Predicted 3D model of a 542-nucleotide part of an RNA (small-subunit ribosomal RNA, 5' domain) from a metagenome. It matches the Rfam family "Bacterial small subunit ribosomal RNA". Rfam links the family to the GO terms structural constituent of ribosome and ribosome.
Context: one part of a larger RNA
RNA sequence: GAACGAACGCUGGCGGCGUGCCUAACACAUGCAAGUCGAACGGGAUUGAGGGGCUUGCUCUUCAAUUUAGUGGCGCACGGGUGAGUAACGCGUGGAUAAUCUGCCCUGGUAUCUGGGAUAACAUUUCGAAAGGGGUGCUAAUACCGGAUAAGCCCACGGGGUCUUCGGACCUUGCGGGAAAAGGUGGCCUCUGAAUAUGCUACUGUAUCAGGAUGAGUCCGCGUCCCAUUAGCUAGUUGGCGGGGUAACGGCCCACCAAGGCGACGAUGGGUAGCUGGUCUGAGAGGAUGAUCAGCCACACUGGAACUGAGACACGGUCCAGACUCCUACGGGAGGCAGCAGUGGGGAAUUUUGCGCAAUGGGGGAAACCCUGACGCAGCAACGCCGCGUGAGUGAUGAAGGCCUUCGGGUCGUAAAGCUCUGUCAGAGGGAAAGAAGUGUGAGAGGGUUAAUACCCCUUUUACUUGACGGUACCCUCAAAGGAAGCACCGGCUAACUCCGUGCCAGCAGCCGCGGUAAUACGGAGGGUGCGAGCGUUGUUC
Numbered sequence: 001g002a003a004c005g006a007a008c009g010c011u012g013g014c015g016g017c018g019u020g021c022c023u024a025a026c027a028c029a030u031g032c033a034a035g036u037c038g039a040a041c042g043g044g045a046u047u048g049a050g051g052g053g054c055u056u057g058c059u060c061u062u063c064a065a066u067u068u069a070g071u072g073g074c075g076c077a078c079g080g081g082u083g084a085g086u087a088a089c090g091c092g093u094g095g096a097u098a099a100u101c102u103g104c105c106c107u108g109g110u111a112u113c114u115g116g117g118a119u120a121a122c123a124u125u126u127c128g129a130a131a132g133g134g135g136u137g138c139u140a141a142u143a144c145c146g147g148a149u150a151a152g153c154c155c156a157c158g159g160g161g162u163c164u165u166c167g168g169a170c171c172u173u174g175c176g177g178g179a180a181a182a183g184g185u186g187g188c189c190u191c192u193g194a195a196u197a198u199g200c201u202a203c204u205g206u207a208u209c210a211g212g213a214u215g216a217g218u219c220c221g222c223g224u225c226c227c228a229u230u231a232g233c234u235a236g237u238u239g240g241c242g243g244g245g246u247a248a249c250g251g252c253c254c255a256c257c258a259a260g261g262c263g264a265c266g267a268u269g270g271g272u273a274g275c276u277g278g279u280c281u282g283a284g285a286g287g288a289u290g291a292u293c294a295g296c297c298a299c300a301c302u303g304g305a306a307c308u309g310a311g312a313c314a315c316g317g318u319c320c321a322g323a324c325u326c327c328u329a330c331g332g333g334a335g336g337c338a339g340c341a342g343u344g345g346g347g348a349a350u351u352u353u354g355c356g357c358a359a360u361g362g363g364g365g366a367a368a369c370c371c372u373g374a375c376g377c378a379g380c381a382a383c384g385c386c387g388c389g390u391g392a393g394u395g396a397u398g399a400a401g402g403c404c405u406u407c408g409g410g411u412c413g414u415a416a417a418g419c420u421c422u423g424u425c426a427g428a429g430g431g432a433a434a435g436a437a438g439u440g441u442g443a444g445a446g447g448g449u450u451a452a453u454a455c456c457c458c459u460u461u462u463a464c465u466u467g468a469c470g471g472u473a474c475c476c477u478c479a480a481a482g483g484a485a486g487c488a489c490c491g492g493c494u495a496a497c498u499c500c501g502u503g504c505c506a507g508c509a510g511c512c513g514c515g516g517u518a519a520u521a522c523g524g525a526g527g528g529u530g531c532g533a534g535c536g537u538u539g540u541u542c
Stems, first nucleotide, its partner, number of pairs: 001542004006538005013388006019381002021346001026344003030341003035074003040071002043068011081299003090224008100216002105212008113147004122137006153178003157174007183204006190197001225271003232262003237259004242254003274296004278289004301322005324335004352378001354377003360374001361372004391421004401412004425483001427478005435469001440464009486531005491512003497526005507514002
């Protein structure tokens, strides 16, 4: 000199854009942060309309609309937080997978046949203070379980071919065995008095195979802090054979066999630490660092475990143990903010228990839509960067006053006053956006599908409908110099000097050093210098 997630002191007008628990991975009151689908399913409730019975306001039934506790599906493994652990294939980079998996999505095939028994809800009963259960009875499905079929798929045993890292991979062929499924919504024709059923059809779903895309697992080369005042470490240890296990290779695990494996090119041990893109500094080389943003990893009260699932050994799931807190009828139960706010505590120190799903993105749904403390915004804080203002011109009796003085004067100083103007910001009044694309509905046109001018799908035109921020940005008008300047320093380094007070005292100080009676170094004043809504101090880095 530069920098900062800063803090402290004095001071403080406005705006834009950012940033904001670095400490106790300390404990948490309260609210919210993951739901959705009735176009998978049975039932219930409410309302309306019609019909029957009729005790005249109850009951039965049909249709329609709305709604939903439960079964079922998908999601909850994303998004969000934190950095405790980890010196490691954790991360970075480059490869390998002929050792692997991949829900939803896309492309292309082949199918979607036929049966069955339950169960929640519900009803009833019962145990318990509660949390929560138990018994009996009824019922549905895209829930569950059989059977059929098999283009292709899987397994075993053979034949042939291509490639090969010689381990194997791929293609083809024969025989035997094995594994599938589910429907839903709309439209039309025929049968028919009608409902409906069978067909046909559109969209969607389901099963299976092949491929793609995306995501993930695993392995390897190289790089990745300090201590040798850590020199030896190792028994599933190192390798083999055979098995088990996994999506998959492998001592990953097991039985047996061998005695290996690592290490001064630093093993082992100890300390510290999430890693990177980056950030700061520097001419660079380098040094320091890893807040915000982005990628990866790890963790979710502490320790352990598995279940479900395409994916977890799962932050707002389950089980066990522990500590802590809470409820209790003392028998037993409930909980986990390192999500967003917020509270206590710790600390030099870090914000609102705000608004909205309008935009972007995510989950569910055919869609409307619902959910979303992700996100978009607003609030607080000079915490940082940037911009603007606190007026402009004129004005010499060089006013008054302060300070200094050699008492002549000098200086503050065109500074003020006065006169003439302007109107940024703040204030008042009025106007007023962009961010909105879409989706849906109505009307119209064209095309596709189809037996069909139904339905459905696609394209397109037009009208209406969607804004938290917010009556915000911005624009216009009004009034008015009115509301808006401080902080540090002045011995040298280092820009800026005199007077008074004090008298090695009180004090200053980054270094050198000042102060013991004329202190430009202490305290005050006048003057000056520097920066300016900031200025200094402290801390840390280069």